[in-house]
Molecule: glmS glucosamine-6-phosphate activated ribozyme aptamer
């Protein structure tokens, strides 16, 4: 460092389908039934310092007949130890690598909705175009008010 084989991984608003809902050129005489037949089953935005518990996991847009309903996993949040930033060192508080509170401002998104276009028998998938459509929160920006106690240094 290269070859080879195994053998795990690959996604995290994700990923699954035992209800249900919708559909079948299948089975059937049948619009009934059936099915180890299939399809939907959350639209972006944002979001991870190691580890461990607990928890109904942030923001909004759309819809108001299913974004039901459930199962799992997760990057939220709280507590605890560890690392780290805010002070050179400890305790403390606040935070988390862009590493401190608060207010107050700006800015950005798919869906949907119209219109066609590809595949499927369907349901329903894919991928356009109106479009520089239209959010919130975080982020940013601005203001304000920021370390507390010891120790050490130095003047």
């Nucleotide at each position: 460092a290269a070859a080879u084989a195994a053998u795990a991984g690959a996604a995290a608003g994700c990923g699954c389908c035992a209800g249900a809902c919708c559909u079948g050129a299948u089975u059937c005489c049948g619009c009934a039934a059936a099915c180890g037949g299939g399809u939907u089953a959350a639209c972006g935005a944002g979001g991870u310092g190691g580890a461990a518990a607990g928890u109904g996991a942030u923001c909004g847009a759309g819809u108001g007949u299913u974004u039901c309903g459930g199962c799992g996993g997760a990057u939220g949040c709280u507590u605890u130890c560890c690392c780290g930033g805010u002070u050179u060192c400890c305790a403390g508080a606040c935070c988390g690598u862009c590493a401190g509170a608060u207010a107050u401002g700006c800015a950005c998104a798919a869906a949907a909705c119209a219109c066609a276009c590809g595949g499927g028998u369907a349901a329903c998938c894919g991928a356009g175009u109106g479009a520089u459509a239209c959010a919130a929160a975080a982020c940013c920006a601005u203001a304000u008010c920021g370390c507390u106690g010891g120790a050490g240094u130095a003047a």